[in-house]
SAM riboswitch aptamer (S box leader) from Salinibacillus kushneri, 106 nucleotides, folded computationally. Its mean pLDDT, the model's own confidence on a scale to 100, is 82. It was read from a public genome assembly, where an Rfam model found it.
RNA sequence: CUCUUAUCAAGAGUCGGGGGAGGAAACUGGUCCUUUGAUCCCGCAGCAACCGUUACUUUUGUAACAAGGUGCUAAUUCCAGCAAGCAUUCGCUUGAAAGAUGAGAU
Repeated sequence: CUCUUAUCAAGAGUCGGGGGAGGAAACUGGUCCUUUGAUCCCGCAGCAACCGUUACUUUUGUAACAAGGUGCUAAUUCCAGCAAGCAUUCGCUUGAAAGAUGAGAU
């Protein structure tokens, strides 16, 4: 990089240091965040429970835990784009696509 599979409406930073202009994945539109210093990097703190540990069951599942491997800590994956259905003035619902994360495989 590619493939398979599970999840993506909840949760958690007005912290310290660095840095100094854009950022919210990419394109378009919208809407937001940002010199009252964002995004990002380091540290600390926290959230969650995918892997994990333990117990009970044993097709597997349930419960508890958080030392370890990841992940995450503005807004539903910020919203829409494609398809179907409903409504038809704005629109609503579901699914897909794309993306993110984990586990596994090549």